Predicted 3D model of a 96-nucleotide RNA (c-di-GMP-I riboswitch aptamer) from Paenibacillus phyllosphaerae. The source organism's lineage runs through Bacteria, Bacillota, Caryophanales, Paenibacillaceae and Paenibacillus.
């Protein structure tokens, strides 16, 4: 050095769940809180979630376009997630 991971030492994250804040949602974030992690660090291109907005349908309003409104559903991230499991990347300590 590389695999490895102790009932080690030092030291670290912090799940559900409560509150405040942000957000259309997914979710974030702050603070309480600990269920667990040896990468629960970092990334975000797999995969998942969501779908404001867009696009496409339908109705209606309108002579028609254009436009507007309404209406459930499909697509779609530009929004997210990484603590389900994959990937990429760096790292602390050192018994066996």
């Nucleotide at each position: 050095u590389u695999c490895c991971g102790a009932u080690a030492a030092a030291g670290g994250c912090a799940a559900a769940c409560c509150a405040g804040u942000g957000g259309a949602a997914a979710c974030a974030u702050u603070g309480g809180g600990a269920c667990g992690c040896a990468a629960a660090g970092c990334c975000g291109c797999g995969g998942c979630c969501u779908a404001a907005g867009g696009c496409a349908g339908c109705u209606g309003a309108u002579c028609g376009c254009u436009u507007c409104a309404g209406c459930a559903c499909g697509c779609u991230a530009u929004g997210g997630u990484a603590g389900a499991c994959a990937g990429g990347u760096u790292a602390c300590c050192g018994a066996u």